[in-house]
């Protein structure tokens, strides 16, 4: 320098015709307990950055950043 894959919540991740972004753990609250733990219920929290296409983009296209892998 080039090819391919990946980037979604604090962490691990799901998400195939483009149409309201889900889950587990963690965190907060309530209930349960003498208290703690457990358990139950509820809540907070996310699409790497920019541009393009489109009525509408996590999804399609291009550029950039970061990580992985292969080639030179």
């Nucleotide at each position: 320098g080039g090819g391919c894959c990946g980037u979604u919540a604090g962490c691990u991740u799901a998400g195939u015709c483009g149409g309201u972004a889900g889950a587990g753990c963690a965190c907060c609250g309530c209930a349960u307990u003498c208290g703690c733990a457990u358990u139950g219920c509820g809540g907070c929290a996310a699409c790497g950055g920019g541009a393009g296409u489109u009525c509408g983009a996590u999804u399609c296209u291009c550029c950039c950043a970061c990580g992985g892998u292969c080639c030179a």
A computed fold for a 72-nucleotide RNA from Microgenomates group bacterium RBG_16_45_19, annotated as transfer RNA. Rfam family: tRNA. Rfam classes the family as a transfer RNA. It was read from a public genome assembly.